[in-house]
Context: one part of a larger RNA
RNA sequence: CUGGGCGUAAAAGGGCACGCAGGCUGGGCUUCAAGUCAGCUGUUAAAGGAUGCGGCUUAACCGUGUUGUGCAGUUGAGACUGAGGUACUGGAGUGCCGAAGAGGCAAGUGGAAUUCCCAGUGUAGCGGUGAAAUGCGUAGAUAUUGGGAAGAACAUCAGUGGCGAAGGCGACUUGCUGGACGGUAACUGACGCUGAGGUGCGAAAGCCAGGGGAGCGAACGGGAUUAGAUACCCCGGUAGUCCUGGCUGUAAACGAUGAAUGCUAGGUGUGCGAGCAGAGAUGUUGGCGUGCCGCAGUUAACGCGAUAAGCAUUCCGCCUGGGGAGUACGGUCGCAAGAUUGAAACUC
Numbered sequence: 001c002u003g004g005g006c007g008u009a010a011a012a013g014g015g016c017a018c019g020c021a022g023g024c025u026g027g028g029c030u031u032c033a034a035g036u037c038a039g040c041u042g043u044u045a046a047a048g049g050a051u052g053c054g055g056c057u058u059a060a061c062c063g064u065g066u067u068g069u070g071c072a073g074u075u076g077a078g079a080c081u082g083a084g085g086u087a088c089u090g091g092a093g094u095g096c097c098g099a100a101g102a103g104g105c106a107a108g109u110g111g112a113a114u115u116c117c118c119a120g121u122g123u124a125g126c127g128g129u130g131a132a133a134u135g136c137g138u139a140g141a142u143a144u145u146g147g148g149a150a151g152a153a154c155a156u157c158a159g160u161g162g163c164g165a166a167g168g169c170g171a172c173u174u175g176c177u178g179g180a181c182g183g184u185a186a187c188u189g190a191c192g193c194u195g196a197g198g199u200g201c202g203a204a205a206g207c208c209a210g211g212g213g214a215g216c217g218a219a220c221g222g223g224a225u226u227a228g229a230u231a232c233c234c235c236g237g238u239a240g241u242c243c244u245g246g247c248u249g250u251a252a253a254c255g256a257u258g259a260a261u262g263c264u265a266g267g268u269g270u271g272c273g274a275g276c277a278g279a280g281a282u283g284u285u286g287g288c289g290u291g292c293c294g295c296a297g298u299u300a301a302c303g304c305g306a307u308a309a310g311c312a313u314u315c316c317g318c319c320u321g322g323g324g325a326g327u328a329c330g331g332u333c334g335c336a337a338g339a340u341u342g343a344a345a346c347u348c
Stems, first nucleotide, its partner, number of pairs: 003320004007302002013316001015201004022194003026088001028086005034081002036077008049067007091191001092188003095184004103177007110154001114150008125136002162169002206247006215241002220236004258315006266293007274285004297304002321348003330341004
């Protein structure tokens, strides 16, 4: 440089987004002629190579003619790429009207439950298990009634329901705020797609500082089980789980399926808004989202199948036998834990 690939088998889609450079980029007219294409000229030493003819009987060998990509100059062509100009609206965006939503942030409020505290009733058990025991209880527990405190999570609604780029988001109210969607067609006029580096976001656990601490609960203690039991079961229980500010930057961060655009039979649900028909119930049409089944096609098969893993285009990331190893060394980042980048010997 090239090839074949990346749902699972079977190595491989970056956790997600924004975005500089770069790559790619709608249809019409027009100019230029850098790329591109054609002609001519110069140069490309000779020998050699290729090829036509000829000379030694042939060949090797020798002679002679022709032939070179490239570079430069010059004359043209104008489809495509490019550069300039001009107008366009289908891509993209704005405006206006409408409506849905656990989208985000902040403040406030609520009820059920749990635990604890106080008081009443009440008496010998409660709790727990496969069975028990540790544990709690005559200093009055468990149960039950009334009052109070605290923290955390929000039953039903709840749904292959909704929203978000992903992580994720679920009581109620208010404030601030992001995005998508439907309708309209007023405006801009290609303003677009992707995106190495970069920047931001990023579950849980963990870390730093300060608070908070009801329940649960790594570690730890005890009781069982067992040959043992550093476990599974039971009684306790610290960090943590919660809040504020900062750090970490990883997950089976999964649809194990990168983003964008176009095209390619249908059927049936569901969420949102719209048009048409209908008195209504409802039917139907097209849009966006979300499920199931399925033709063609595809796939090794399973399956996928307009939400493609089908048919194509653009751009990025990644893979190249197993182990050694996501290790060592070095670099960068981090308070640390560690993260990231990432080999080789050797071996099969």